[in-house]
Context: one part of a larger RNA
RNA sequence: CUGGGCGUAAAGCGCACGUAGGCGGCUAUUCAAGUCGGGGGUGAAAGCCCGGGGCUCAACCCCGGAACUGCCCUCGAAACUAGAUAGCUAGAAUCUUGGAGAGGUCAGUGGAAUUCCGAGUGUAGAGGUGAAAUUCGUAGAUAUUCGGAAGAACACCAGUGGCGAAGGCGACUGACUGGACAAGUAUUGACGCUGAGGUGCGAAAGCGUGGGGAGCAAACAGGAUUAGAUACCCCGGUAGUCCACGCCGUAAACGAUGAUAACUAGCUGUCCGGGCACUUGGUGCUUGGGUGGCGCAGCUAACGCAUUAAGUUAUCCGCCUGGGGAGUACGGUCGCAAGAUUAAAACUC
Numbered sequence: 001c002u003g004g005g006c007g008u009a010a011a012g013c014g015c016a017c018g019u020a021g022g023c024g025g026c027u028a029u030u031c032a033a034g035u036c037g038g039g040g041g042u043g044a045a046a047g048c049c050c051g052g053g054g055c056u057c058a059a060c061c062c063c064g065g066a067a068c069u070g071c072c073c074u075c076g077a078a079a080c081u082a083g084a085u086a087g088c089u090a091g092a093a094u095c096u097u098g099g100a101g102a103g104g105u106c107a108g109u110g111g112a113a114u115u116c117c118g119a120g121u122g123u124a125g126a127g128g129u130g131a132a133a134u135u136c137g138u139a140g141a142u143a144u145u146c147g148g149a150a151g152a153a154c155a156c157c158a159g160u161g162g163c164g165a166a167g168g169c170g171a172c173u174g175a176c177u178g179g180a181c182a183a184g185u186a187u188u189g190a191c192g193c194u195g196a197g198g199u200g201c202g203a204a205a206g207c208g209u210g211g212g213g214a215g216c217a218a219a220c221a222g223g224a225u226u227a228g229a230u231a232c233c234c235c236g237g238u239a240g241u242c243c244a245c246g247c248c249g250u251a252a253a254c255g256a257u258g259a260u261a262a263c264u265a266g267c268u269g270u271c272c273g274g275g276c277a278c279u280u281g282g283u284g285c286u287u288g289g290g291u292g293g294c295g296c297a298g299c300u301a302a303c304g305c306a307u308u309a310a311g312u313u314a315u316c317c318g319c320c321u322g323g324g325g326a327g328u329a330c331g332g333u334c335g336c337a338a339g340a341u342u343a344a345a346a347c348u349c
Base pairs, nucleotide, nucleotide: 003321004320005319006318007303008302012317014201015200016199017198021194022193023192025088026087027086028085029084030083033081034080035077036076037075038074039073040072041071042070049065050064051063052062053061054060091191092188093187094186095184096183097182098181103177104176105175106174107173108172109171110154114150115149116148117147118146119145120144121143125136126135162169163168206247207246208245209244210243211242215241216240220236222234223233258316259315260314261313262312263311266294267293268292269291270290271289272288273287274286275285276284277283278282298305299304322349323348324347331342332341333340334339
C1' cells in the first nucleotide's frame, strides 16, 4: 500500500459556517465523452509461461505457440454515469397564521442573605474543633433592635423539564434579535448533502489596560495533628473570582458514539403543537416534533446498543496501525507571555 477498523481495546476534529473537490430526486428527448460489442493496426527481439527438440543430465541453447492485461483507428449499441434541451414536485427553500422556550445582546428594577459602618439594649464571654489552640472581646465583643453602605449570587418554583451548533443559559421588566416547531398547502422548481484548506464561535484557569472588591479563596503566615505534615482540620489572607475592552484557544470540550438521508416489532412516561369524537373545568382516539425508561429482530469480544442504533444501506469528511521514548526534540506558524498547533528519530522491550 492493500485490507480491517474508530462507545469502553489504537482511533470521531470542541462546535459550526463555508471555498475547491467528491456525491446527488422523478419524467421525456438528444448526444455518444465514460461504458459495452465487432473489425483493423501496433504492442521489436530476448526474457516469463506452455509444448517440443539439441549438448550423456542440468544449467545453457534452438523451434513453435500463448501472452504482451496497453495504445490508436474504425463501425455499431444506448441501459447506466457525464453533457445538452424541455418539464415535474416527493428533497430543499420561501410565504401566511399561531403557540412554546434559563436561546443571545443591552438597559433598568427587586427581595432574602453576607460583610462593614453608625446608634440603642445588654454583660463576659464569643469563635472554632474529634479535642484544642491561634483569633475576636471590659477601649464593651457574641446576642438582639433600628438606620445606612457595598459587592456578588438569584432560595422556593425545579422536573432523566426547556432552549442553544457546541461551549453554555436560571430573580423580574423593557428594547433589539437568532433558531426550532405546528397548521395551511399558496410560491420557486433540485436551488441539495458533505466539506481538504479557510473563517467564526469556543468552560475554567491564565495574560494586558482601566475599574470594582461583599463573600469565597491558590500563594503566603499562624494554630493544631503527626515520627515528620511543605497536607487533610482551624484562625487569617493576596492574586483571582465581578465589570468594560483586547488576547489566549485548551478540557474526562463526553453520549468517551462525525454530518446527512432512507429502511427495520412494540410497550410506557414526559415537554411543545394540531385534528376528530363524546356524556366538554374533562375523557378517549389519532397525528407532527423533542426528551427519557424498557424491550424484539439484528449487531457486539463482552458489557451493552436497539426508530434519538452501536441494526441494514448510501454519500462525504476526520482519524487509527504494538508499548516506551513522546504529544517530546528540531523546524515552521500563532501568541505580550504562559504556551498552543503541526510533529519525528536514535535507542529500548